Predicted 3D model of a 351-nucleotide part of an RNA (large-subunit ribosomal RNA, domain IV) from Desulfopila aestuarii DSM 18488.
Context: one part of a larger RNA
């Protein structure tokens, strides 16, 4: 000098992103115990006392000798001794000290975000992420939907709509506005377009035949292939948003001033309802007011100028829970002011 330990005068978090890391609470038993609250809980809340060792009395238990009953039994009832005895009491008596070592919660108080208990990135991430029971939407009538297989055939299930499959939300409380123009998804079938087929017109080649000849050309074989009929789908009418989504502008206006309940245009499918709101979301910005602090870019509690929250891509709350984040305070302390010393293992010199 490095690692493990130990102790430390004052002071007690100044350290530091940040109490990281140490310290410090601890058992048991009795007394006490707050806002909240889903009335279960919060709690071991907080905060106090006691705790060792001796003798004593006391209480329970066990139950021998003795007594009593009678159903006479290896019977039961009471119950001196003797042994046990959580506790409680009374005396005494000991140390600096009694859960004497070890082992053995630090508490309180605000917020955020998931309710909760679980899961997870094996070998950087445990978390607000995943899932969860509630909740809604949808498909499924059973040889189901759906998945796996070119298929037999399996699962789904020896299950049947109180079941079975996807998707979305996420306990619980109070709620879930408006918009169907776009995509979709469902119903509709009149009308438009429309495949294959079906239909065969017209033409066209070939040539019996006719004609003097140019040429015309019946039927057949061949080619071509119009009309016209033709089913989903799209187009069209509706419907639907716990489907995917989306929810404006710009001018004036009150008897100070400022603000605008109100007006007036413009555009839309419809212009953001409740509720929250400098927010895990606010850039400007350390927004401004209030608390905390001698001092606070963080916190809490308001305002609302929401760049750019917003209602199951849930919205505000919410007891109880969290190796969750985030601020505060008491305890406590070598984190620190400033570092010393000790014990042990290295490293380091010599051999």
């Nucleotide at each position: 000098c490095u690692c493990g330990g130990g102790u430390u005068a004052a002071g007690g978090a100044a350290c530091u992103c940040g109490g990281c890391a140490a310290a410090a609470u601890a058992g048991c038993a009795c007394c006490g115990u707050a806002a909240c609250u889903u009335c279960g809980g919060g709690a071991g809340a907080a905060g106090g006392u006691g705790u060792g060792c001796c003798a004593g009395c006391a209480u329970g238990g066990u139950g021998u000798a003795a007594u009593a009953a009678u159903u006479u039994a290896c019977u039961u009832a009471u119950g001196a001794a003797g042994c046990c005895u959580a506790g409680u009491c009374u005396g005494g008596u000991u140390g600096c000290a009694g859960u004497g070592a070890a082992u053995u919660g630090g508490g309180g108080g605000g917020a955020g975000c998931g309710a909760c208990u679980g899961u997870u990135u094996a070998c950087u991430a445990a978390a607000a992420a995943c899932a969860c029971a509630g909740g809604a939407c949808u498909c499924u009538g059973c040889g189901a939907a759906g998945u796996c297989g070119a298929a037999a055939g399996a699962c789904g299930a020896u299950g049947u709509a109180u079941a079975g499959g996807g998707u979305c939300u996420g306990a619980c409380g109070c709620c879930u506005g408006c918009c169907c123009g776009g995509u979709g998804c469902c119903g509709g079938a009149a009308g438009g377009u429309u495949a294959a087929g079906g239909g065969g017109a017209c033409u066209u080649g070939u040539c019996a035949g006719c004609g003097c000849a140019a040429g015309c050309g019946a039927a057949g074989c061949a080619a071509u292939g119009a009309a016209c009929c033709g089913a989903a789908g799209c187009c069209c009418c509706g419907g639907u948003a716990a489907a995917c989504g989306g929810c404006g502008g710009c001018c004036g206006u009150a008897a100070c001033u400022a603000u605008a309940a109100c007006g007036g245009u413009c555009c839309u499918a419809a212009g953001g309802u409740a509720g929250c709101g400098a927010a895990a979301u606010u850039c400007c910005u350390u927004g401004u007011c209030g608390g905390g602090u001698a001092a606070g870019u963080u916190c809490c509690g308001a305002c609302c100028u929401g760049c750019a929250c917003g209602a199951a891509u849930g919205g505000c709350g919410u007891a109880a829970c969290g190796a969750u984040u985030u601020c505060c305070c008491c305890a406590c302390u070598g984190u620190c002011u400033c570092a010393a010393c000790c014990c042990g293992a290295g490293a380091c010199u010599c051999a």
The source organism's lineage runs through Bacteria, Pseudomonadati, Desulfobulbales, Desulfopila and Desulfopila aestuarii. Its mean pLDDT, the model's own confidence on a scale to 100, is 86. It was read from a public genome assembly. Its Rfam family is "Bacterial large subunit ribosomal RNA". Gene Ontology terms of the family: ribosome and structural constituent of ribosome.